RNA sequence: GAGUGGGCCAGGCGGUCGCGGCCCCGUCGGGGGGCUGAGGAAAGUCCGGGCUGCACAGGACAGAGCGCUGGGUAACGCCCAGGGGGGGCGACCCCACGGAAAGUGCCACAGAAAACAUACCGCCUCGACGUCGUUUGACCUCGGGGUAAGGGUGAAAAGGUGCGGUAAGAGCGCACCAGCGGUUCCGGUGACGGGAUCGGCUAGGUAAACCCCGCUCGCAGCAAGGCCAUGUAGGGAAGGGAAUGGAGUGCUCCACUCCGCUCGCCUUCGGGUGGGCCCUUCCGGGUAGGCCGCUAGAGGCUCCGAGUAAUCGGAGUCCCAGUUAAAUGACCGCCCACGACAGAACCCGGCUUACCGGCCCACUC
RNA sequence: GGCGAGGUAGCUCAGAUGGUUAGAGCGUCGGAUUCAUAACCCGGAGGUCACGGGUUCAACUCCCGUCCUCGCUA
Numbered sequence: 001g002a003g004u005g006g007g008c009c010a011g012g013c014g015g016u017c018g019c020g021g022c023c024c025c026g027u028c029g030g031g032g033g034g035c036u037g038a039g040g041a042a043a044g045u046c047c048g049g050g051c052u053g054c055a056c057a058g059g060a061c062a063g064a065g066c067g068c069u070g071g072g073u074a075a076c077g078c079c080c081a082g083g084g085g086g087g088g089c090g091a092c093c094c095c096a097c098g099g100a101a102a103g104u105g106c107c108a109c110a111g112a113a114a115a116c117a118u119a120c121c122g123c124c125u126c127g128a129c130g131u132c133g134u135u136u137g138a139c140c141u142c143g144g145g146g147u148a149a150g151g152g153u154g155a156a157a158a159g160g161u162g163c164g165g166u167a168a169g170a171g172c173g174c175a176c177c178a179g180c181g182g183u184u185c186c187g188g189u190g191a192c193g194g195g196a197u198c199g200g201c202u203a204g205g206u207a208a209a210c211c212c213c214g215c216u217c218g219c220a221g222c223a224a225g226g227c228c229a230u231g232u233a234g235g236g237a238a239g240g241g242a243a244u245g246g247a248g249u250g251c252u253c254c255a256c257u258c259c260g261c262u263c264g265c266c267u268u269c270g271g272g273u274g275g276g277c278c279c280u281u282c283c284g285g286g287u288a289g290g291c292c293g294c295u296a297g298a299g300g301c302u303c304c305g306a307g308u309a310a311u312c313g314g315a316g317u318c319c320c321a322g323u324u325a326a327a328u329g330a331c332c333g334c335c336c337a338c339g340a341c342a343g344a345a346c347c348c349g350g351c352u353u354a355c356c357g358g359c360c361c362a363c364u365c
Numbered sequence: 366g367g368c369g370a371g372g373u374a375g376c377u378c379a380g381a382u383g384g385u386u387a388g389a390g391c392g393u394c395g396g397a398u399u400c401a402u403a404a405c406c407c408g409g410a411g412g413u414c415a416c417g418g419g420u421u422c423a424a425c426u427c428c429c430g431u432c433c434u435c436g437c438u439a
Stems, first nucleotide, its partner, number of pairs: 001365009011335007019037007039341001043352002046350005051221004063217005068082005083097001084095004098212002103210002105206003120151002122147007130139003159177006178202001180199008225292004235283006245259006260277007299318008336339001366438007375391004384422001393409004415431005
C1' cells in the first nucleotide's frame, strides 16, 4: 500500500420552551417538584416460540415445510463445530449438500441417433449391372451386411491415452489413469477419510418435474381473549294457518316456567293426559366508549466456572418506553469528522433488507 | 396492528403443465375509400413480462429476496 474476519458507536456539551408515563407535594382553583422516555435495524412480516381462544381418545391418509454429520436451544428454515464440493496466491469466502443402478415424465432447435441406443457422411466386405483393362485388377451406380475409430450436430453423443488385434473396427484383449458397485481392514461418536480385493467395463442430465425415503407440524391470531358501561324493540308489512293472549325469570336475536287458548285421546263429566301456540318472504333499527391483557423479561451488566465454540451453570448488581390518533420535539450558543438508514404498538429468539461515516482488535499478501 | 391476493403493449385481459419468433380487443400511426369526416377494409409500430439473484442446456413460467397495488379483519 492492497485486502480478510470480528466487535463497538450512530454527532457531543450547555441553556430556554414544549410533549408522554410514573411518583411525591398541594388542594378542588389554575398548579409545583422529581425521575424517566425508540433502534441496530423499532422495517419486511419471511421463519420459530411464549401467551390467548376454539377444537381434540389413539392412529393413519391428505396437505404443508425441512433435508450432509454432531452439538446448542423454549423452538427454528437460526447458531456453533466438523465432513464433502467450489472459488481465491493468501487471510478467508460460498453451497436448497438425501435419493437419478425404486418407478414415471421431459430433454425444444439442430442432428443418423437424446437413452432397452442409433448408421447421414466415412471405412470394410459380399452380390448385380456397366466402363476401362482384359491374367489377377481398378472405378461408377444400385442392393445386402459389418463397424462408433474419424467427420458433422448439439447444452449434453454412451470412459481417456497407448500397444496389440481385425476385412474394417470395437474394453475385443492388455498396461496405466479416472469413476462406480460388492466384500473387507484401519481411523473417527458420526458425516466421512485411507487401504486391500473382486466385478462388469461405465451407469447421460433434470427431483427449485411428479415421486421415493427420513424428520417436523391441530386451527387461528392482542382488531386473540376477558370485564364494565352504553344502546336498539322485547319492531313493522304481506301471505299461509284450526289456534296464536297474559305474567315472570334468565339471556341476547333467543330460551324456560306458570296461567290462558286450540287440537287429539280417555272419562266416574269433577277432570286427567299428550301435542301445538308458529312458518315463509320483504322492510327497518344498534354500539363502536372505558378498564384488564400491557410489559420484571427464555431481561441487561460485571465476575467466576464448564465447553474448541454456539451455549450453559453459579454469585453479585441494576430496573430500562408503554401510547390508542397515538409522546420522545423546537430554538439558541460552542466544537468536530458536518451527522446516514430510519421511528416502538402483545412480547421474545432469529433471518433478510436499508444505511453518511468513524473507532478498536486479530490476520493475510 | 394482523391476514390474504396480484403486478404482461397507452388501457382491459389471455398465455404459464419450462422450449425456438409473448398474443387478442380497444387505442395509435400509415394507406385505401369519401366532396369531407366517421364506420368498414389493408398494412405497420409499440413489451427492461414490476425489480434483483438462483436452479436449468434453456425462465414470463420454478425457487428466494425486495418494491408497489388491491382486498379482508374490531